[in-house]
Molecule: c-di-AMP riboswitch aptamer (ydaO/yuaA leader)
Organism: uncultured Solirubrobacter sp.
RNA sequence: CGCCGAACCCCGGUUGGUCUCCGGGGGCGGGGGACCCAAGUUGUUUGGGGCGAAUCGCAUCCGUCCGAUGUGAAGCGCAAGCUCUUUCAGCGCUAGCCCGUCAGCUAACCCCGCAGGCCGACGAAAGAGGAA
Numbered sequence: 001c002g003c004c005g006a007a008c009c010c011c012g013g014u015u016g017g018u019c020u021c022c023g024g025g026g027g028c029g030g031g032g033g034a035c036c037c038a039a040g041u042u043g044u045u046u047g048g049g050g051c052g053a054a055u056c057g058c059a060u061c062c063g064u065c066c067g068a069u070g071u072g073a074a075g076c077g078c079a080a081g082c083u084c085u086u087u088c089a090g091c092g093c094u095a096g097c098c099c100g101u102c103a104g105c106u107a108a109c110c111c112c113g114c115a116g117g118c119c120g121a122c123g124a125a126a127g128a129g130g131a132a
Base pairs, nucleotide, nucleotide: 002118003117004116008026009025010024011023012022013021027114028113029112030111031110032109037104047102048099049098050097051096055073056072057071058070059069060068061067075093076092077091078090082129083128084127085126086125087124088123
């Protein structure tokens, strides 16, 4: 310079200034929540559910569970004159956390978040828009 992600922009105050902190606005993202529709579920349990791409199989190792390794499918990300879509090939990811017995969809309405992490990489083709 850029990348993953919703996690950005603007104004005012605090300060000599920036950051931080506080307040406000715009924008982005998530959850709860009727009729109708859908569905059954729970009751000392196979509890159920949410954010997220991060789920489901097979084989081997181990006596088993757990775990590890490999592999397949689904899913996700990256590659530069700007943005978006598609195809082929290449590389990588496929985690983690939360609610607490409770939640289908759901208008009005209500609530919450705007973090954290990375410093690698710079293939080809087609289309649309925009810029010079």